[in-house]
RNA sequence: GCCCAGCUAGCUCAAUGGUAGAGCACGAGACUCUUAAUCUCGGGGUCAUGGGUUCGAAGCCCACGUUGGGCG
Numbered sequence: 001g002c003c004c005a006g007c008u009a010g011c012u013c014a015a016u017g018g019u020a021g022a023g024c025a026c027g028a029g030a031c032u033c034u035u036a037a038u039c040u041c042g043g044g045g046u047c048a049u050g051g052g053u054u055c056g057a058a059g060c061c062c063a064c065g066u067u068g069g070g071c072g
Stems, first nucleotide, its partner, number of pairs: 001071007010024004018055001026042005049063004
């Protein structure tokens, strides 16, 4: 230099163009003599960034950043 893949909640990851979810973590409650475990509920998102297409974009197009891999 070229090619491929990833970037979404604190972490690990889902999500056919139609109001973004799960597990773990965190908070509260139930249970328990207490803790742990278990159960229930709850808070938490500029979908890396900037544009474009579209009635409507996390998903499509362009640019750019970053991480990993491959080729030279």